[in-house]
């Protein structure tokens, strides 16, 4: 690198710190940005995976019964690990259908991006 599955209209700094010009993948737009970009830290903010914990429900042990026990699953919480994100809808386009006089607009895919997964 290529694949697979899922999500991507919420949310996050009331002058935090370092650092110094670039920065929103890309392409065309538009925008941010010395009132200070990008980078690193702090802080925050989701809650994708584990770990926990609580509830149902399957199944297995175990049991005279009552309890009890360990998996698996679907729902909640948490936030304690491993990511992840912290201007604009994934800013908005790139291809197709609808749609119009041309637009606007609406839906789909593509492409990005994360997260887990398999080899």
């Nucleotide at each position: 690198a290529a694949c697979u599955u899922a999500u991507c209209a919420a949310g996050a700094g009331u002058a935090g710190g370092c650092g110094g010009a670039g920065g929103g993948a890309c392409u065309a737009g538009c925008c941010c940005g010395a009132u200070g970009a990008a980078g690193c830290c702090c802080g925050g903010c989701a809650a994708c995976c584990g770990a926990c914990u609580u509830u149902a429900g399957a199944u297995u042990c175990c049991c005279a019964u009552c309890a009890g026990a360990a998996u698996c699953u679907g729902a909640g919480g948490c936030a304690c690990g491993g990511u992840g994100c912290u201007a604009a809808u994934u800013c908005u386009u790139g291809c197709a259908g609808c749609g119009u006089a041309a637009g606007a607009g609406c839906u789909g895919a593509g492409a990005g991006a994360u997260a887990a997964g398999g080899g």